Notes:
The RNA shown here (SAM riboswitch aptamer (S box leader)) has 98 nucleotides and comes from uncultured Dialister sp. The model forms 97% of the base pairs in the Rfam consensus. Taxonomically the source falls in Dialister (Bacteria, Bacillati, Bacillota, Veillonellales). The coordinates come from a structure-prediction model, not an experiment, and the mean pLDDT is 84. It matches the Rfam family "SAM riboswitch aptamer (S box leader)". Its family is annotated with regulation of gene expression in the Gene Ontology. Rfam describes the family as follows. The SAM riboswitch is found upstream of a number of genes which code for proteins involved in methionine or cysteine biosynthesis in Gram-positive bacteria.
[in-house]
């Protein structure tokens, strides 16, 4: 810089109090947080294969990633609304891949 982010997928051991990026909320957590390890799984970005070459298809051995909640929600701007609530659109920030 570009693409994607409403879907999907967890058990055990070690460990012993934090975790969900940040801020505010709201949650998760001693019925065991983070982290590490083993095994398992999800997905299909790269790579691979096929083809009618495109915004296609297949498979899941390899390189990454991921496995509470929509990126958990909001944060900035705007629309609907009398207004709170609510909801929608775009952005910012973030994450992952190339």
């Nucleotide at each position: 810089u570009c693409a994607u982010c409403a879907g999907g997928a967890g058990u055990a051991g070690u460990g012993g109090a934090g975790g969900g990026a940040c801020u505010g909320g709201c949650c998760c957590u001693a019925u065991g947080a983070a982290a590490c390890u083993a095994c398992g799984g999800c997905a299909a970005c790269c790579a691979u294969u096929c083809u009618u070459u495109a915004u296609g298809a297949a498979a899941a051995c390899g390189g990454u990633g991921c496995c509470a909640a929509g990126u958990c929600c909001a944060g900035c701007g705007g629309g609907u609304a009398a207004a709170u609530a609510a909801u929608c659109c775009g952005g910012a920030a973030g994450a992952u891949g190339a």